c-di-GMP-I riboswitch aptamer from a Frankiales bacterium, 77 nucleotides, folded computationally. It was read from a public genome assembly, where an Rfam model found it. Its Rfam family is "c-di-GMP-I riboswitch aptamer". Rfam links the family to the GO term cyclic-di-GMP binding. Taxonomically the source falls in Frankiales (Bacteria, Bacillati, Actinomycetota, Actinomycetes).
[in-house]
RNA sequence: UAACGACAAGGGCAAACCCGGCGUGAGCCGGGGACGCAAAGCCACGGGGCCCAACGGGGGUCAGCCGGGCUACCGAC
Numbered sequence: 001u002a003a004c005g006a007c008a009a010g011g012g013c014a015a016a017c018c019c020g021g022c023g024u025g026a027g028c029c030g031g032g033g034a035c036g037c038a039a040a041g042c043c044a045c046g047g048g049g050c051c052c053a054a055c056g057g058g059g060g061u062c063a064g065c066c067g068g069g070c071u072a073c074c075g076a077c
Base pairs, nucleotide, nucleotide: 004075005074012037013036017032018031019030020029021028022027035064041070042069043068045067046066047065048062049061050060051059052058
C1' cells in the first nucleotide's frame, strides 16, 4: 500500500414515524427519533424502482435497490 473487518479503540451516519418548511409529484431541507449501516461518505456512468409530461428522441427523483467509479478513521486475524 492492497486486501480484510475483530465481543478492539475513538467515534460517525441515521430508517420508519412525528412536527415545521419547499415541490404538481416522486422526493428534499431543518428539528425530534433509531430500524439499521465498516464506507448508510461522495458521484446519476450502467441496470432498476418511483414521479411528471406525453405518445417527440423528453424531464425529474431514489446513492439506505443492484453494479461500477472516487475518497476515507482504526488496526486484530